RNA sequence: GCCCUCGUAGUUUAACGGAUAAAACAUAGACCUCCGGAGUCUGAAAUAGGGGUUCGACUCCUCUCGAGGGCA
Numbered sequence: 001g002c003c004c005u006c007g008u009a010g011u012u013u014a015a016c017g018g019a020u021a022a023a024a025c026a027u028a029g030a031c032c033u034c035c036g037g038a039g040u041c042u043g044a045a046a047u048a049g050g051g052g053u054u055c056g057a058c059u060c061c062u063c064u065c066g067a068g069g070g071c072a
Stems, first nucleotide, its partner, number of pairs: 001071007010025004018055001027043005048064005
């Protein structure tokens, strides 16, 4: 330099182009307990960034950024 794959809560994964972006673990609060743990209930938390296509984009196209890999 060229090509390929990937980027979603703190972490690990879901989501045919269509419902309020779902869950597990973690985390906060409450209940429980002498205290803690376990358990039960409730909550906060995310689509890497810009542009485009579309009635509608996490999903398709494009550029940039980042991670991994292949060739030279």